Model confidence (mean pLDDT): 88 of 100.
c-di-GMP-I riboswitch aptamer from Desulfosporosinus sp., 84 nucleotides, folded computationally.
The sequence was found by an Rfam model in a public genome assembly.
Lineage of the source: Bacteria > Bacillati > Bacillota > Desulfitobacteriaceae > Desulfosporosinus.
């Protein structure tokens, strides 16, 4: 350089939950909190969920991202360490 990933060492992120802030909404920031993660860093290119202000309509409902998850996964793209 690359592969691989110790009950290793040193640092990292933070599911449910909860408060607070935002937004139609899904979600999203902070704070407290740790179920886990070796890319649980970053990217919406492909699958694949979520949502529906709004737009269309066959209108007590349906469908459609330009919103949105990267902790659903394939790709791209950068990295801590360092025993087998």
């Nucleotide at each position: 350089g690359g592969g691989c990933g110790a009950c290793a060492a040193a640092g990292g992120c933070a599911a449910a939950c909860u408060c607070a802030g935002u937004a139609a909404a899904a979600g999203c920031u902070g704070g407290g909190g740790a179920c886990g993660c070796a890319a649980a860093g970053c990217u919406a290119c492909g699958g694949g969920u979520c949502u529906u202000c709004c737009a269309c309509u066959u209108c007590g409902g349906g469908u459609g991202a330009u919103g949105a998850c990267g902790g659903c996964u394939g790709g791209g793209u950068u990295a801590c360490c360092g025993a087998u």